[in-house]
Two RNAs folded together computationally: RNase P RNA and transfer RNA, 437 nucleotides in total.
RNA sequence: UGAGGAGGCCUGGGAACCACUCCCUCAAGGAGAGGAAAGUCCGAGCUCCAAAGGGCAGGGUGCCACCUAACAGGUGGGCGCGGUGACGCGACGGACAGGACCACAGAAACGAGACAGCCGAUGGCCCUGAAAGAAGGGAUCAGGCUAAGGUGAAACCGUGGGGUAAGAGCCCACGAUGAUGUCACGUAAGUGGCAUCAUGGUAACCCCCACCCGGAGAAAGGUCAAGCAGGGGCGACGGAGUGGCCCGCUCCGAUCUCCAUCACGGGGAUAAGCCCCGGGUAGACCGCACAAGCUCACCGGUGACGGUGGGCUCAGAGAAAUGGUUCCCCUCGACAGAACUCGGCUUAUAGGCCUCCUCAAUUU
RNA sequence: GCUGGCGUAGCUCAGUCGGAAGAGCAGGUGAUUUGUAAUCACCAGGUCGGGGGUUCAAAUCCCUCCGCCAGCU
Numbered sequence: 001u002g003a004g005g006a007g008g009c010c011u012g013g014g015a016a017c018c019a020c021u022c023c024c025u026c027a028a029g030g031a032g033a034g035g036a037a038a039g040u041c042c043g044a045g046c047u048c049c050a051a052a053g054g055g056c057a058g059g060g061u062g063c064c065a066c067c068u069a070a071c072a073g074g075u076g077g078g079c080g081c082g083g084u085g086a087c088g089c090g091a092c093g094g095a096c097a098g099g100a101c102c103a104c105a106g107a108a109a110c111g112a113g114a115c116a117g118c119c120g121a122u123g124g125c126c127c128u129g130a131a132a133g134a135a136g137g138g139a140u141c142a143g144g145c146u147a148a149g150g151u152g153a154a155a156c157c158g159u160g161g162g163g164u165a166a167g168a169g170c171c172c173a174c175g176a177u178g179a180u181g182u183c184a185c186g187u188a189a190g191u192g193g194c195a196u197c198a199u200g201g202u203a204a205c206c207c208c209c210a211c212c213c214g215g216a217g218a219a220a221g222g223u224c225a226a227g228c229a230g231g232g233g234c235g236a237c238g239g240a241g242u243g244g245c246c247c248g249c250u251c252c253g254a255u256c257u258c259c260a261u262c263a264c265g266g267g268g269a270u271a272a273g274c275c276c277c278g279g280g281u282a283g284a285c286c287g288c289a290c291a292a293g294c295u296c297a298c299c300g301g302u303g304a305c306g307g308u309g310g311g312c313u314c315a316g317a318g319a320a321a322u323g324g325u326u327c328c329c330c331u332c333g334a335c336a337g338a339a340c341u342c343g344g345c346u347u348a349u350a351g352g353c354c355u356c357c358u359c360a361a362u363u364u
Numbered sequence: 365g366c367u368g369g370c371g372u373a374g375c376u377c378a379g380u381c382g383g384a385a386g387a388g389c390a391g392g393u394g395a396u397u398u399g400u401a402a403u404c405a406c407c408a409g410g411u412c413g414g415g416g417g418u419u420c421a422a423a424u425c426c427c428u429c430c431g432c433c434a435g436c437u
Base pairs, nucleotide, nucleotide: 001360002359003358004357005356006355007354008353009352010351012329013328014327015326016325017324018323020032021031022030023029034335038346039345041344042343043342044341045340046217047216048215049214053247054246055245056244058213059212060211061210062209063077064076065075066074067073078092079090080089081088082087093208094207098206099205100202101201102200115149117145118144119143122142123141124140125138126137127136128135157175158174159173160172161171162170176199177198178197179196180195181194182193183192184191185190221286222285223284224283230277231276232275233274234273237253238252239251240250241249255269256268257267258266259265293312294311295310296309297308298307299306300305365436366435367434368433369432370431371430374389375388376387377386383420391407392406393405394404395403413429414428415427416426417425
């Protein structure tokens, strides 16, 4: 100097005048949209489902440890993959619990298979040899083989040697992956050594294993006001109660009447409540902002973060509040406006600044 | 705020239990006909809404983004 990697901050600023909303009785004074306010994907706080439980179905997570109110989040580590590297990504438990799938090609895709090829020692054929026979040679049938070759994403672990007629973990040496046992280190996941055994893939296929989970959602849910018109059905051991189902538990109702009986029983109407059709009213207020909030210092921790002490109070609309004018500065401005609050994730995005690290070239 | 569904050829739609994309209409060409229509035969037309991931292989399975439709409150 160039090219990269990781992290953090800002998000136009200042002055004056008028206008809008809130705090405040008024005035004065003070405050007034974001890093994503977005998507509504996760987790909670809060509220309601009368109270106290269990199970099934269903759903979520998936290496280890820690942080946190909690999480599918964060931090650190392990393993695997990518990158020269700083670093990045990981949907990261189990394929000997079971089921299922692996098209086309290929001989054959889980205990499967011989297209082409190799051998032909042994039995059969031919030649030479010597009359018998031994030895040698040739081409093959029976038979043996699956290493090399081809197909494919993947061919029953790989490389080298021995052995064999030719071959094969058939034997040996070394190595890869996994399992078991043991020793050492580590909180652990794991790493390394030794020994033995084994040797397709797919679980973002069903599934198995471990852990976790009631539901609904501020249009949640409350208080006050206003306003009426009812009709029908189900229903006696009947009904209601926390999304679905079951058990249990709790609460409400618990009657009337007809027939027939020795008894058992059969109807009708209702209660509690549930369902369907229809009519009327719908205004004001609360919830509504102090939030696991922000910030500074010190201490502890590799870190996320925690502890102690101090400081600040930083929007509450309610058909939806910050707009207009003038001047100055400037990096000349993208994506873009709170609607219960907070911790995350994802998506959109112009410009500027700071810190650390890696690689390449050059110079000293 | 909540619950579902859809996006494939110019148009209307199948295919979504993973094996390499179809039908009808419209379009073009040819045949037939005096000529047209009808009919018959053939042909072309495709980032499967966008991107990423799993897998040997994705329209199909998973994640995320965009657009459209319906219902409840």
Annotation
Rfam match: Bacterial RNase P class A. The coordinates come from a structure-prediction model, not an experiment, and the mean pLDDT is 78.